[in-house]
Context: one part of a larger RNA
RNA sequence: GGAUGAACGCUAGCGGCAGGCUUAACACAUGCAAGUCGAGGGGCAGCGCGGGUAGCAAUACCUGGCGGCGACCGGCAAACGGGUGCGGAACACGUACAGAACCUACCUUGAUCUGGGGCAUAGCCCGGAGAAAUCCGGAUUAACUCCCCAUAGGAUAUUAGAAAGGCAUCUUUCAGAUAUUAAAAAUUUAUUGGAUCAAGAUGGCUGUGCGUCCCAUUAGCUAGUUGGUAGGGUAACGGCCUACCAAGGCGACGAUGGGUAGCUGGUGUGAGAGCACGACCAGCCACACGGGCACUGAGACACGGGCCCGACUCCUACGGGAGGCAGCAGUGAGGAAUAUUGGUCAAUGGACGCAAGUCUGAACCAGCCAUGCCGCGUGAAGGAUGAAGGCCUUCUGGGUUGUAAACUUCUUUUAUCUGGGAAGAAAAUUACGGUUUCUACUGUAACCGACGGUACCAGAGGAAUAAGCACCGGCUAACUCCGUGCCAGCAGCCGCGGUAAUACGGAGGGUGCAAGCGUUAUCC
Numbered sequence: 001g002g003a004u005g006a007a008c009g010c011u012a013g014c015g016g017c018a019g020g021c022u023u024a025a026c027a028c029a030u031g032c033a034a035g036u037c038g039a040g041g042g043g044c045a046g047c048g049c050g051g052g053u054a055g056c057a058a059u060a061c062c063u064g065g066c067g068g069c070g071a072c073c074g075g076c077a078a079a080c081g082g083g084u085g086c087g088g089a090a091c092a093c094g095u096a097c098a099g100a101a102c103c104u105a106c107c108u109u110g111a112u113c114u115g116g117g118g119c120a121u122a123g124c125c126c127g128g129a130g131a132a133a134u135c136c137g138g139a140u141u142a143a144c145u146c147c148c149c150a151u152a153g154g155a156u157a158u159u160a161g162a163a164a165g166g167c168a169u170c171u172u173u174c175a176g177a178u179a180u181u182a183a184a185a186a187u188u189u190a191u192u193g194g195a196u197c198a199a200g201a202u203g204g205c206u207g208u209g210c211g212u213c214c215c216a217u218u219a220g221c222u223a224g225u226u227g228g229u230a231g232g233g234u235a236a237c238g239g240c241c242u243a244c245c246a247a248g249g250c251g252a253c254g255a256u257g258g259g260u261a262g263c264u265g266g267u268g269u270g271a272g273a274g275c276a277c278g279a280c281c282a283g284c285c286a287c288a289c290g291g292g293c294a295c296u297g298a299g300a301c302a303c304g305g306g307c308c309c310g311a312c313u314c315c316u317a318c319g320g321g322a323g324g325c326a327g328c329a330g331u332g333a334g335g336a337a338u339a340u341u342g343g344u345c346a347a348u349g350g351a352c353g354c355a356a357g358u359c360u361g362a363a364c365c366a367g368c369c370a371u372g373c374c375g376c377g378u379g380a381a382g383g384a385u386g387a388a389g390g391c392c393u394u395c396u397g398g399g400u401u402g403u404a405a406a407c408u409u410c411u412u413u414u415a416u417c418u419g420g421g422a423a424g425a426a427a428a429u430u431a432c433g434g435u436u437u438c439u440a441c442u443g444u445a446a447c448c449g450a451c452g453g454u455a456c457c458a459g460a461g462g463a464a465u466a467a468g469c470a471c472c473g474g475c476u477a478a479c480u481c482c483g484u485g486c487c488a489g490c491a492g493c494c495g496c497g498g499u500a501a502u503a504c505g506g507a508g509g510g511u512g513c514a515a516g517c518g519u520u521a522u523c524c
Base pairs, nucleotide, nucleotide: 001524002523003522004521006520007519008518009517010516013376014375015374016373017372018371019369020368021334026332027331028330030329031328032327035076036075037074040073041072043069044068047067048066049064050063051062052061053060054059083287084286085285092212093211094210095209096208097207098206099205102204103203107200108199109198110197111196112195113194114193115149116148117147118146125138126137127136128135129134154181155180156179157178158177159176161174162173163172164171165170213259214258215257220250221249222248225247226246227245228244229243230242231241232240262284263283264282265281266277267276268275269274289310290309291308292307293306312323313322314321315320340366342365343364344363348362349360350359351358352357379410380409381408382407389401390400391399392398393397416460417459418458419457420456424451429446430445431444432443433442434441468513469512470511471510472509473494474493475492479508480507481506482505483504489496490495
């Protein structure tokens, strides 16, 4: 000098764009953050609507499943999105390759198929234990629930055969035999759908080379350890696991042990080499009160799923139960220190749905904070009896503050008030058309904005609404007076202060930056 997720002191007009618990992965009140589909199903708790009965009416009762839909069965989603950086020095990350032995829901493309039958179980109803939470029993009913049978183009397994490769175990291809293996829904066609297989795409899984901090005041480490055979297990290879056999494997090119740490693209600085860092944004990893475990599923060993142990908190009628903010807000605590219990699904994206649409603290916006960067303003021109006042002085005087002020003439950014007022919106949908067997495609119109009456534009009046902070001995730009008297104090280093202090405190003047200026901390 530059830099910061900064903090502190003094000060503070506005806007744009960013950023905002670095500490306790400490504990959490409250609300919200993952649902959706009635075009899968039985149904009808509540709402609307229709019908009937009673009544003048209000209304009450009964009834219909028409709109819609609480709870329930079922499907898909919930493994994404969002958070945090605990752990981890190793295939965790980065990079380059390889599938030798693999899986992949939804999506795209192609091929084949899309019959029949049956048993239950939630809900509803009845009953029971119980304070509640939760749970139990009985009877009954449905489905694209579940189960069984038939069918095999395809796939898988076994296998006498043929061809090719190989020293061999064997591998690949071809054609055959045997065995195993699937589903079938609403409505009228079609579209959409279901089942199996193949390919693609996407995502995952596995292996290998190289690279990735400090300590030798850590020198030896290792028995599932290293390899083999056989088996189990897995989507799949493998000591991944088990039995048996062999005695191996790693290490001064740093094993083992200890400490520290999420890694990277990048960021800061520097002429570069390098050094330091990894906030925000993006990719990967790990974790979800601490530890362990599996279930479901295409995918999890699953943040807002389950079970067990533990710590903690809460309710209780003492018998028993409930919970997990490192999601968004917010609270307490810790700390030098870090924001609103806000708005909207309008856009972008996601889940579900034929769609309308519903959900979405993702996201987009708004609020708070000079935390940073950038931009603008606090007026402009003229104006000398060089006014008054202050300060200095060699004191009837002079110098300086200083064109500074007053005064004259202008301007109105900004602030205030008044009026107008966006883009972000195009799709989807609906209506009417074109076109077509339909779908698809297409024309016109209608409909949809949280931000927001915001940005922006125009007008009105009036210099009106707006300057501080640090420093002035040398380094280092900027000097005098007064007070103090080794006191009070200053200080980054050298050093100032003991009666003429440009170094302390005040004043006048000056210098430097400026809505900031200094100090502290850290890095180059």

Notes
The part of an RNA shown here (small-subunit ribosomal RNA, 5' domain) has 524 nucleotides and comes from a metagenome. The full RNA is in RNAcentral, with records from SILVA.